[in-house]
RNA sequence: CGCCGAGAUAGAGGCGCGGGAUUCAUCAGUACUUUUCGAUAAGGGCAGGCAGCCGUCGGGGAGGAAAGGGGAGACCGCCGAAGGGUGAGAGAGUGCCUGCUCUCUCAUUGCUGGGUCGUCAGAGAAUAUCUGCCGGACUGUCACAGAAGCUUGUGAAGUGCUAUCGAUGAG
Repeated sequence: CGCCGAGAUAGAGGCGCGGGAUUCAUCAGUACUUUUCGAUAAGGGCAGGCAGCCGUCGGGGAGGAAAGGGGAGACCGCCGAAGGGUGAGAGAGUGCCUGCUCUCUCAUUGCUGGGUCGUCAGAGAAUAUCUGCCGGACUGUCACAGAAGCUUGUGAAGUGCUAUCGAUGAG
């Protein structure tokens, strides 16, 4: 002096990811409260009867939510952002048990480059929305092959890519 490149720092992708708050709709004229009308015994010690008070069921009137799930823009934190799978624990769905589902927490896992559209399945009150598989085109990255002015095709995966620094090793 260049080479290798463990590792460190910064950065890119774009309808990019996550979060709490705000707001809007949905849930729903539902639950519930109240009033009125009707029905009713299998409870209020037993039997029979009456009644229709409590209760129960149904109709009408008046009042009338919330949680969970979601949309929107802004803000904050970010670019394995994050999501999914698996295991454990706690809580909810019915008083108890089991199962299942949902929510939260912890651990673990290279399952997934990204969003988007569609089918199907699951979650959901839902035609909202979310999650997953598969498929389509799109998009960023890299590799290979071509083209040769504005790019084309194929393939791969974030264990990636770009920039800077660079332990170590060999020369």

About this RNA: This is a predicted structure of a 171-nucleotide RNA (Lysine riboswitch aptamer). Of the family's consensus pairs, 98% are formed in the model. Model confidence (mean pLDDT): 77 of 100. The sequence was found by an Rfam model in a public genome assembly.